[in-house]
């Protein structure tokens, strides 16, 4: 760099540096010398990873039958593993985020056909995976 898969109309901001672009891309809109973007430090917000609860499935051991060494079969029901599901729970830790829906649109397709509504893709961001 590049592959899976999932999520992207919710949420959170002060104080220092510095000093011009800045919101990936084009176009539109917008933030910005009332100091933006970035960097730091503090908080702080979500719940991907994680735990807990409750559900489903189900190996193994118990049990119960049948057959007899070693075998079959029945029950998720008792023990404990796994695996999938959900969530008015949790939040020590790993990421990530804390202007606007991914700020909105671009390419397709359905309606209206006149701005315009919906709905998929493409791209992009983030997590876990895997190579």
């Nucleotide at each position: 760099a590049g592959c899976u898969c999932a999520u992207c109309c919710a949420g959170a901001g002060g104080g220092g540096u510095a000093g011009a672009g800045g919101g990936a891309u084009c176009g539109g809109c917008c933030c910005u010398g009332c100091g933006a973007c970035a960097c730091c430090c503090c908080g702080g917000c979500a719940a991907c990873c994680g735990a807990c609860a409750c559900c489903g499935a189900c190996a193994g051991c118990a049990g119960c039958g049948g057959a007899c060494u070693u075998c079959c079969g029945c029950g998720a029901g008792g023990c404990c593993a796994u695996c999938g599901g959900c969530g008015a729970u949790c939040a020590c830790g790993g990421u990530g985020c804390c202007a606007a829906a991914u700020c909105c649109g671009g390419c397709c397709c359905g309606c209206a056909c006149g701005a315009g509504c919906g709905g998929g893709a493409a791209a992009g961001a983030u997590g876990a995976g895997g190579a």
The RNA shown here (SAM riboswitch aptamer (S box leader)) has 131 nucleotides and comes from Allokutzneria albata. Model confidence (mean pLDDT): 80 of 100. The RNAcentral record of the sequence draws on Rfam and Ribocentre.